A computed fold for a 74-nucleotide RNA from Candidatus Thermosaccharophagus yellowstonensis, annotated as transfer RNA. Rfam family: tRNA. Rfam classes the family as a transfer RNA. The RNAcentral record of the sequence draws on ENA. Its mean pLDDT, the model's own confidence on a scale to 100, is 86. RNAcentral records the identical sequence in 2 taxa.
């Protein structure tokens, strides 16, 4: 220097290909059950989608630099 591949809730992750409501399980706080906790169950809580800029009527999603992380080539 160049290639790829990853960045989304507190954690782990889908969504991205093919633009149009930001989810899941866990977690966390409340309640119910319990003699008291465990388990279960009901309810509630979650986000600058790494960052800027562009195109669009509208961007997690196209496109463009940047930034971290890995791996591979020289």
């Nucleotide at each position: 220097a160049g290639g790829c591949c990853c960045g989304u809730a507190g954690c782990u992750c889908a969504g991205c290909c093919a633009g149009g409501g930001a989810g899941a399980g866990c977690g966390c706080g409340g309640g119910a059950c319990u003699c008291c906790a465990a388990a279960u169950c009901c309810c509630g809580u979650g986000g600058u989608c790494g960052g800027g800029g562009g195109u669009u009527c509208a961007a997690a999603u196209c496109c463009u630099c940047c930034c971290g992380g890995g791996c591979c080539u020289g």